[in-house]
RNA sequence: GGGGAUGUGGCUCUGUGGUAGAGCACUUGCCUCACGUGCAUGAGGCCCUGGGUUCAAUCCCCAGCACCACCA
Numbered sequence: 001g002g003g004g005a006u007g008u009g010g011c012u013c014u015g016u017g018g019u020a021g022a023g024c025a026c027u028u029g030c031c032u033c034a035c036g037u038g039c040a041u042g043a044g045g046c047c048c049u050g051g052g053u054u055c056a057a058u059c060c061c062c063a064g065c066a067c068c069a070c071c072a
Stems, first nucleotide, its partner, number of pairs: 001071002004068001006066002010024004018055001026042001028040003048064005
């Protein structure tokens, strides 16, 4: 330099054109002599950025950024 993959709570991931979920972690309460386990509860993401299409975009299109591996 070239074509490509990925980008969603703190972490790992699901998801779909109609205002987003799970597991772990965290808060609070219960339980326990205590810790852990367990049960319940709550908070936390406008979905990498900027444009475009659409009544409506996390999802479709374009450009960019970051990262990954491949080719040269």
Annotation:
A computed fold for a 72-nucleotide RNA from Marmota monax, annotated as transfer RNA. The prediction has a mean pLDDT of 82. Its Rfam family is "tRNA". Rfam describes the family as follows. Transfer RNA (tRNA) molecules are approximately 80 nucleotides in length. RNAcentral records the identical sequence in 2 taxa.